[in-house]
RNA sequence: CUCCUCGUAGCUUAGUGGUAAAGCACGAACCUUUUAAGUUCGGGAGCGACUGUUCGAUCCAGUCCGGGGAGA
Numbered sequence: 001c002u003c004c005u006c007g008u009a010g011c012u013u014a015g016u017g018g019u020a021a022a023g024c025a026c027g028a029a030c031c032u033u034u035u036a037a038g039u040u041c042g043g044g045a046g047c048g049a050c051u052g053u054u055c056g057a058u059c060c061a062g063u064c065c066g067g068g069g070a071g072a
Base pairs, nucleotide, nucleotide: 001071002070003069004068005067006066007065010024011023012022013021018055026042027041028040029039030038048064049063050062051061052060
């Protein structure tokens, strides 16, 4: 320098045009002498940034930022 790939909740991931889901973690209640475990309920992200396409963008396009990989 070129190419590929990834970026979504505190963490790990799903979602690939139509109001973003789950597990763990966290909080509360129940249970227990207490803790742990278990059961139930709840809160939390607008999707790396900007611009564009579209009636509508996490999703498509462009540029940039960051992580990983390959080549020269």
A computed fold for a 72-nucleotide RNA from a Minisyncoccia bacterium, annotated as transfer RNA.
Its Rfam family is "tRNA".
Its mean pLDDT, the model's own confidence on a scale to 100, is 82.